[in-house]
RNA sequence: GGCCCGUUAGCUCAGUUGGGGAGAGCGUCGUGCUAAUAACGCGAAGAUCGUGGGUUCAAUCCCUUCACGGGCCA
Numbered sequence: 001g002g003c004c005c006g007u008u009a010g011c012u013c014a015g016u017u018g019g020g021g022a023g024a025g026c027g028u029c030g031u032g033c034u035a036a037u038a039a040c041g042c043g044a045a046g047a048u049c050g051u052g053g054g055u056u057c058a059a060u061c062c063c064u065u066c067a068c069g070g071g072c073c074a
Base pairs, nucleotide, nucleotide: 001073002072003071004070005069006068007067010026011025012024013023019057028044029043030042031041032040050066052064053063054062
């Protein structure tokens, strides 16, 4: 330098041939239970879906710029 993959909650990951309030587990907070802690039950908060632009009535999803991470080739 060329090509490919990835970027979604604090962490690990789903997701959709473009339209439903964007989800799960763990973690955090509150609460129930207990003499108490843990475990367990219930509830809650938390993501402008990496950045900018484009297509579209509508974009997490399609096209594209850049950034970051990983892999292959030279």